[in-house]
Context: one part of a larger RNA
RNA sequence: UUGGGCGUAAAGAGCUCGUAGGCGGUUUGUCGCGUCUGCUGUGAAAGCCCGGGGCUCAACCCCGGGUCUGCAGUGGGUACGGGCAGACUAGAGUGCAGUAGGGGAGACUGGAAUUCCUGGUGUAGCGGUGAAAUUCGUAGAUAUUCGGAGGAACACCAGUGGCGAAGGCGGCUCACUGGCUCGACACUGACGCUGAGGUGCGAAAGCGUGGGGAGCAAACAGGAUUAGAUACCCUGGUAGUCCACGCCGUAAACGAUGAAUGCCAGACGUCGGGGGGCUUGCUCUUCGGUGUCACACCUAACGGAUUAAGCAUUCCGCCUGGGGAGUACGGUCGCAAGAUUAAAACUC
Numbered sequence: 001u002u003g004g005g006c007g008u009a010a011a012g013a014g015c016u017c018g019u020a021g022g023c024g025g026u027u028u029g030u031c032g033c034g035u036c037u038g039c040u041g042u043g044a045a046a047g048c049c050c051g052g053g054g055c056u057c058a059a060c061c062c063c064g065g066g067u068c069u070g071c072a073g074u075g076g077g078u079a080c081g082g083g084c085a086g087a088c089u090a091g092a093g094u095g096c097a098g099u100a101g102g103g104g105a106g107a108c109u110g111g112a113a114u115u116c117c118u119g120g121u122g123u124a125g126c127g128g129u130g131a132a133a134u135u136c137g138u139a140g141a142u143a144u145u146c147g148g149a150g151g152a153a154c155a156c157c158a159g160u161g162g163c164g165a166a167g168g169c170g171g172c173u174c175a176c177u178g179g180c181u182c183g184a185c186a187c188u189g190a191c192g193c194u195g196a197g198g199u200g201c202g203a204a205a206g207c208g209u210g211g212g213g214a215g216c217a218a219a220c221a222g223g224a225u226u227a228g229a230u231a232c233c234c235u236g237g238u239a240g241u242c243c244a245c246g247c248c249g250u251a252a253a254c255g256a257u258g259a260a261u262g263c264c265a266g267a268c269g270u271c272g273g274g275g276g277g278c279u280u281g282c283u284c285u286u287c288g289g290u291g292u293c294a295c296a297c298c299u300a301a302c303g304g305a306u307u308a309a310g311c312a313u314u315c316c317g318c319c320u321g322g323g324g325a326g327u328a329c330g331g332u333c334g335c336a337a338g339a340u341u342a343a344a345a346c347u348c
Stems, first nucleotide, its partner, number of pairs: 003320004007302002012316001014201002017198001021194003025088007033081002035077008047067008091191001092188004096183001098181001103177002106174002109171001110154001115149003119145003125136001162169002206247006215241002220236004258315006266293013297304002321348003330341004
C1' cells in the first nucleotide's frame, strides 16, 4: 500500500466558524464530458498462451491463431453521474406571534460567616491532637457584647433539573447582547452537509505590568510521629488564589464514544412548548431536550440499544507490536516555562 479498525485492547483533533476540495432533494428540456456499443487505424519483432511442424527426443528452431487488457479517429445510444436552461417545495433559511433558561459581558447593591481594629463585661487559661508539643495569653487572651474596616464566596431553593459549541455558568436588581424551542401561516427556492490548510474561543497552574490581599495555601520555618520522615498530623506562613490589561494553549479538555442525514419494538420518569377530552386535576396526543430499564440487532466480553456502540450514506481526523519516545535534531510559536510538528540507532 491493499485491507481491517478507533467506548474499555493502538486509534475521535479540547471546541466552534469557515476557504479549497469531496458529497448532495423532486421534476422538464437540451448537450453528449463521464458512461455503453459498432467500425477503422495503431498497439514493431522477439516474448507469453493455444494448436501444428523440423532437428532420433528434449532444450532449441519454424508456421498459424490468440494475447498486447491501451490510445486515436469515426457512426450511434442517453437510463445514471455531469454541464447549460427552466420549474417545484418535503432539505435549509427569512418574516409573524409566544415560552423557558446559573448563556455572555458591564454597572449597582444585600445578608450570613471568617479575620483584623476601638470600647465594655470578665479571669486563667485557650488552642490543637491518636496522644502531645510548637504557637497565643496576667502587657488581660479564649468566651461574650456595642461599633468599625476589608476582601473573597454566595447557605436554603438545588433536582441523573436548566443554559452553552466546548472550556464552563448559581445572592438580588438594572440596562446591553448571543442562541435554542413551540405554534400557525406567508415568503426565498437547494441557498445544503462535511471541512485539508486557516480563524477564533479554550479549566487549573504558570508568565508580564499595575492594583488588591479577609480566608485558604505550593515554597519555607517550627512542633510531633518515626530506625530515618526532605511526608502523612499540628502551629505559623510567602508566592498564588481576587481585579484590570496582555501572554500561555495544555488536562482523565471524558460520554475515554467526530459531525450531518435517513431508517429500525416498547415501558416508565423528568424539563420546556402546543392541541384535544372533560368529572378542574386527571387523561389522551404531538414537537424539542434530559434520564432509567428493555426487544430486534450489534459486541471478544463488559455492555450499547430511537440521545446506538443497530442498519446505511457523505465528509474529516486518527491507529498499525512493546521499550527507546511524545524523546533527539530541524522548523514554527512563546518574555520564559514550554507548546506543536516529529524520527532513528539499539533492544525484546